Source information: Model confidence (mean pLDDT): 81 of 100. This is a predicted structure of a 124-nucleotide RNA (c-di-AMP riboswitch aptamer (ydaO/yuaA leader)) from a Bacillota bacterium. Taxonomically the source falls in Bacillota (Bacteria, Bacillati). The sequence was found by an Rfam model in a public genome assembly.
Order: sequence, then C1' cells, then structure tokens
RNA sequence: UGAGCGAAACUGCCGAAUCCUGCUCAGGUACGGGGGAACCAAAAUUUGGGGCGAAACUUUAAAAGUAGGACAACUCUCUGUCCCAGCCCGUCAGCUAACUCCGGAGGCAUAUGAGAGGAGACGA
Repeated sequence: UGAGCGAAACUGCCGAAUCCUGCUCAGGUACGGGGGAACCAAAAUUUGGGGCGAAACUUUAAAAGUAGGACAACUCUCUGUCCCAGCCCGUCAGCUAACUCCGGAGGCAUAUGAGAGGAGACGA
C1' cells in the first nucleotide's frame, strides 16, 4: 500500500412488528390481521376448503414466461440488480354494522441511476 475476514458504532433496508411503564416477568402502545348481520353477491360441498404474505397463473418434471414485489423521503416514466418463499387453520369461514379473537417478530447491508412533478421538515 492492496485484498480478504471479523467486531462495534452511525446510518440505512425487508417487514404491521415501534415506543412506554414496571422489574423477572407482566401490563399497555403506534401500527397490523382474522371471525362476525341486514342488504348485496354467489352456486357450492374429497377434485376438500380457507388464512397471513408480493410470492399467483400457464407449461413437459427441472426450467422458462407472463403477472406481482424490493432497492437511501414520496408519485409517475424509463433503466439496472435482485426476489418470486415459508408458515398456519383443521372439514369450517363471501361481503359485513354492532360485537369479538389475535400479532405487535425476526433477519440483513455498502450503495441502481436519469428525467419530470407535487409536498413536508429544519434553520435564518
């Protein structure tokens, strides 16, 4: 001096998943999800059905394609990279006021950029 690996902090990313009190284990909370009338909608019931989630469909398995999703505030257009899982209910659930039941985790990181537009915050 360069490369690689590891740790911490700042900052940031996916996600509803942040914050407060109390003190050994609980209570609340921003923010989220499910069930559940009338009216409306709907034809269904082993070819089971359904929920969370972007993670659905087609197709000859894999793969691929279309659709969908994420990427340093937000929206649109183009562009670059990546993702397109997993888990749960248990024969049962359309929408749904009142009502009611739950979650409020975890995992990551060195940069995608350009154009247009409309906002917000802070400071003087």

Its Rfam family is "c-di-AMP riboswitch aptamer (ydaO/yuaA leader)". Gene Ontology terms of the family: regulation of gene expression and cyclic-di-AMP binding.